Predicted 3D model of a 1404-nucleotide RNA (small-subunit ribosomal RNA) from an uncultured bacterium.
[in-house]
RNA sequence: AGAGUUUGAUCCUGGCUCAGGAUGAACGCUAGCGGCAGGCUUAACACAUGCAAGUCGAACGGCAGCGGGGAUUCACUUCGGUGAAUCUGCCGGCGAGUGGCGCACGGGUGAGUAACACGUAUGCAACCUGCCUCUGCCAGGGGUAUAACUCUGCGAAAGUAGGGCUAAUACCGCGUAUAUUCCCGGAGGGCAUCCUCCGGGGAGGAAAGGUUUCAGCCGGACAGAGAUGGGCAUGCGGCGCAUUAGGCAGUUGGCGGGGUAACGGCCCACCAAACCGACGAUGCGUAGGGGUUCUGAGAGGAAGGUCCCCCACACUGGUACUGAGACACGGACCAGACUCCUACGGGAGGCAGCAGUGAGGAAUAUUGGUCAAUGGCCGGAAGGCUGAACCAGCCAAGCCGCGUGAAGGACGAAGGUGCCAAGCAUUGUAAACUUCUUUUGUCAAGGGACAAAAUCAGGCUCGAGAGCCUGACCGAGGGUACUUGAAGAAAAAGCAUCGGCUAACUCCGUGCCAGCAGCCGCGGUAAUACGGAGGAUGCGAGCGUUAUCCGGAUUUAUUGGGUUUAAAGGGUGCGUAGGCGGGCUGUUAAGUCAGCGGUAAAAGCCCGGGGCUCAACCCCGGGACUGCACUGGAAACUGCAGGACUGGAGUGUCGGAGGGGUAAGCGGAAUUCCUGGUGUAGCGGUGAAAUGCGUAGAUAUCAGGAGGAACACCGGUGGCGAAGGCGGCUUACUGGACGAUGACUGACGCUGAGGCUCGAAAGCGUGGGGAGCAAACAGGAUUAGAUACCCUGGUAGUCCACGCCGUAAAUGAUGAAUACCAGCUGUCGGGGGGCACGGCCCCCCGGUGCCGCAGCAAACGCAGUAAGUAUUCCACCUGGGGAGUACGUUCGCAAGAAUGAAACUCAAAGGAAUUGACGGGGACCCGCACAAGCGGUGGAGCAUGUGGUUUAAUUCGAAGCAACGCGAAGAACCUUACCAGGCCUUGACAUCCUUCUGACGUACCGGUAAUGCGGUAUUUCCUUCGGGACAGGAGAGACAGGUGGUGCAUGGUUGUCGUCAGCUCGUGUCGUGAGAUGUUGGGUUAAGUCCCGCAACGAGCGCAACCCCUAUCCCCCGUAGCCAGCGGGAAAGCCGGGCACUCAGGGGAGACUGCCGGGGAUAACCCGGAGGAAGGCGGGGAUGACGUCAAAUCAUCAUGCCCCUUAUGGCCUGGGCUACACACGUGCUACAAUGGCGUAAACAGAGGGAGGCGAGCCCGCGAGGGGGAGCAAAUCCCAGAAACAGCGUCCCAGUUCGGACUGCAGCCUGCAACCCGGCUGCACGAAGCCGGAAUCGCUAGUAAUCGCGGAUCAGAAUGCCGCGGUGAACACGUUCCCGGGUCUUGCACUCACCGCCCGUCAAG
Repeated sequence: AGAGUUUGAUCCUGGCUCAGGAUGAACGCUAGCGGCAGGCUUAACACAUGCAAGUCGAACGGCAGCGGGGAUUCACUUCGGUGAAUCUGCCGGCGAGUGGCGCACGGGUGAGUAACACGUAUGCAACCUGCCUCUGCCAGGGGUAUAACUCUGCGAAAGUAGGGCUAAUACCGCGUAUAUUCCCGGAGGGCAUCCUCCGGGGAGGAAAGGUUUCAGCCGGACAGAGAUGGGCAUGCGGCGCAUUAGGCAGUUGGCGGGGUAACGGCCCACCAAACCGACGAUGCGUAGGGGUUCUGAGAGGAAGGUCCCCCACACUGGUACUGAGACACGGACCAGACUCCUACGGGAGGCAGCAGUGAGGAAUAUUGGUCAAUGGCCGGAAGGCUGAACCAGCCAAGCCGCGUGAAGGACGAAGGUGCCAAGCAUUGUAAACUUCUUUUGUCAAGGGACAAAAUCAGGCUCGAGAGCCUGACCGAGGGUACUUGAAGAAAAAGCAUCGGCUAACUCCGUGCCAGCAGCCGCGGUAAUACGGAGGAUGCGAGCGUUAUCCGGAUUUAUUGGGUUUAAAGGGUGCGUAGGCGGGCUGUUAAGUCAGCGGUAAAAGCCCGGGGCUCAACCCCGGGACUGCACUGGAAACUGCAGGACUGGAGUGUCGGAGGGGUAAGCGGAAUUCCUGGUGUAGCGGUGAAAUGCGUAGAUAUCAGGAGGAACACCGGUGGCGAAGGCGGCUUACUGGACGAUGACUGACGCUGAGGCUCGAAAGCGUGGGGAGCAAACAGGAUUAGAUACCCUGGUAGUCCACGCCGUAAAUGAUGAAUACCAGCUGUCGGGGGGCACGGCCCCCCGGUGCCGCAGCAAACGCAGUAAGUAUUCCACCUGGGGAGUACGUUCGCAAGAAUGAAACUCAAAGGAAUUGACGGGGACCCGCACAAGCGGUGGAGCAUGUGGUUUAAUUCGAAGCAACGCGAAGAACCUUACCAGGCCUUGACAUCCUUCUGACGUACCGGUAAUGCGGUAUUUCCUUCGGGACAGGAGAGACAGGUGGUGCAUGGUUGUCGUCAGCUCGUGUCGUGAGAUGUUGGGUUAAGUCCCGCAACGAGCGCAACCCCUAUCCCCCGUAGCCAGCGGGAAAGCCGGGCACUCAGGGGAGACUGCCGGGGAUAACCCGGAGGAAGGCGGGGAUGACGUCAAAUCAUCAUGCCCCUUAUGGCCUGGGCUACACACGUGCUACAAUGGCGUAAACAGAGGGAGGCGAGCCCGCGAGGGGGAGCAAAUCCCAGAAACAGCGUCCCAGUUCGGACUGCAGCCUGCAACCCGGCUGCACGAAGCCGGAAUCGCUAGUAAUCGCGGAUCAGAAUGCCGCGGUGAACACGUUCCCGGGUCUUGCACUCACCGCCCGUCAAG
């Protein structure tokens, strides 16, 4: 000293929370010792029991008890005496009593008290003071009672009545006396009332003795002084609420009296009507105050336990008595409540003393010892009393100190834990082990501080009484502290935490459960956050938690904050109190400054030193106590009072500007209505309509009239006003500002709590007025609804007068005033100067705008009209919600306004700016996106996939685009993962071990639905003969196995946006920062493609190009390809031959906006043209940036974790994946004449072929069969291309269209076509006549149409992947739909509009 938490990120505002210290604490776990200090914070609740205040015989009468002495009697006797009873106060003493002193201290508590209670500083000329000290003086002489005691009663008791006796230092007179008081005279003093002293006279109150060694000692009375202790008064200081604003009748004062120690309405009679209060009276709430304590850098804030001072109280309330002192804790009386005793008549009591009990509570101790010390009371003293005090006991409740061992010790032991693979890491020098030490504890011994004190006795000295010497006596604590010795590591470690803040990490368990949590937040199957464990960190006889206070919090801001937008400027002015106030001069000394002395108790705090072994603790010295009052000074500043000044302010004179205000009058345009004319079928209204008006004549149009309201153009970031606000013209009255002038006053000023004024609209009251408009209301539409938006009507109201209301986003969201601080430019009002006299230039003052520097600001922005720099005054703010609500009060006719909380709840709520995403925002651009076209789907039948349903099972996955002829390039068995049934258990498969066999395999037999199972036959290699290799059987266990789960634990792969043009980086620059710039802008492109510009300059991944196919040409090669020319051949490139052509393979060329013209900026580029096979990317493919969708896949594969292990593994047979009321997707075939059928006859490309393709030939109507040539293929085969074209037929029909479905008969594949294959022939001949809403594809060799091939495959495509044939139409264009890109704007979204969020209802 800061940190966490609002956001995707940022800066700010702002709250919440944490780290620190503290405590009279409590709770949880744990606990070895000692020292010091502490211990009912709650019920000022109630208290059993004991103790806490007595003492004096040297004041007194006495004699109950105890001891002693004396006397008498009796008993016993060892004859010494002993014991008992009675008498005797004679002695020591002493219960009770009279009397004196004390009991008003000490001890407890904090209920009350907001007060002169406390603190501090003063005053008393308005007072008292026992015991103590000093001084002076006195004590003469008398008297009368009464308790005790005794007698008699009463009562249960407590107690009490009466008769009688007696003493005093008890009580009462007399004498004397300096108090006190009155009168007279004199002297002196003081701040006033007055005070002091002296003299004379009047009134007037004293006393006590005891003891004795006879020296004395202790006492008594009066007076004065001191000391101590108190009493009273005053200034100042310390608390919450104004939702407490007025309070007060003894109230304020006076005169007179009473009372008191004393002043005083303290009390009383009378008189006056005062007194206190926004500088907070009164009321209510709370509270003992201070020294100090805690915290804090300090200023402050909080507290007042222990100790010290003061106050108050003593069951509650009241009262006095005694006394020096009380209105009295352990006194009295009365009342009350409560408890106890009782014979029911009556009595007793007061722990907030020390212990202790109950109760309350989270919670607070022993019914201990001693007066040894310190102190108190009594006493002459000895001494007595003392729960004050000193000690001990209990409690880790606090502070401080010590210990639980120290050194060595690696095999880095064992064990634990973790990783994982068979070893490491960690616990850890830790342990074991060796050596050493012994604090504390245990045992034993020694030990005597607190006491050289006091007291007593004796002695000595001097002056009464002190000092000195000697002796005696006294310790609760205490068998203590302390010291020494002995044995022995021996007896002694826990608690909390480990996600961030905040030091410390892993495993297992759990699975939004159980739980944690101070804040943020963890936990939904891999939790460093829960629980356990190992380890680690922190502190340590303690550690955590809880509670409370201060701090951090500059988060109430004096030090030290703010108010445009975060909370916060009053709606406006006038103005009271108050606050603040221009320049000069001299005085004063209140503020201010510094000085001296006083006080500020001690303790505490700080510094220095000392004592307990140290420390805590204690002692000594010093400092400090920032305060208060006195006193003598200073005079700058402020103040008070005075003088003079003109710059602030105001006045006068002149001048112009203005929707400033109030009242009266006038005007035209327009709307509506009325009357009349013309005129005829509509008008009106809307997105479109309808309601409405109109043939009873509307709308339109002309003329005339009525009435109300508002004032077009001018008109303007123009004017005026304090704000609200003010707009036709004229007049009257009236406010303010401004300019010029510089005559007058002379600080007259600024602000302004309360107060008062004004105050838009709406609203209220009374009375008018009412054209238009128009809440409410009605109707028509819109809509799912439409109590709205739109339309037709329409009442309050809007207007006027008067009176209320008093609020607004009353905003510049910016209080008023003054001064100062760069500029540029416009405009309104006024003025000055200059010349070249103009639509000229320059300057000043006042208003109103824009831009902009410094500065400020979180940023946005403000910037002479400040949100800058300063000063003065006012108002307001202190997290969000609750809430501008409730209650109270004031105002109002009401509506309501003003003032204005709390409980509870949240961890945020906010401001500004940033990046994205989004918008039924904007601009630009693109895409078969729309449009323009062509053909389809959606309707039918069938095929196929999916949903659903069904089922023993219909295995699983895929789910908008981007699942659905998808995984599956091919389910009859197999596949196969599903179901039923039957079987196997180290296993169908891998590695290792033991043992047996010699195999394995093949063949055969039995059995089964099948596998499994049982059996027979046959039979290896090497060898050192031990065995080994290999294989099989059996066995044991490690293990195998899993298409079981998790694609939200993963790798890999893939889809999609999207072949869209984007996505980023380095350095620099800008910004507090997130970020921006670059990448934006002007053009251009298919393109972030290129050019230009630019605080950017460069670069990377993407684009393009490089690759492949294709279109043209050339070169080389020439078989299995080709055949122009030559030859052969019946024909066939069949052969010879040739490589010109086609073609094939390889290699090149070609296209680059290169050339021309135009446009463009002379650029990039675009348009047109030439040439060219091809032209502006020639066509097609491959190629997929940063990323998005927790997209898909654990069932391709791989893989973490979890799960199964005679089963969730493995084998087999059969079934299922092919089900079928339905729904959807994708396709095929059609509905026909651009066609069907028949007939004869042309033209491809690309492929495949050996368990294969299979020719010619023969058989079959055909599928096919037989047979087998050729071909590992530019050679042979599949192989016939089809559409098309020619000819013929059909004639618009459910047909010669269409072919589903079905019957029969066959063919093929295969172990096997029932479930469940394909094909053929004959027969049957369904729906369907072009398809609703909706929807898909395609821009050229494309769509459409036609056939061919291939993969998979025993067989089984309408699917998929390829190939060629024929071969179109249309595109004006970018408004709209969808998707995308760039810029910009808004935003309360950022999981990003499928967002966020409000209200109601329902459930919990």
The coordinates come from a structure-prediction model, not an experiment, and the mean pLDDT is 86.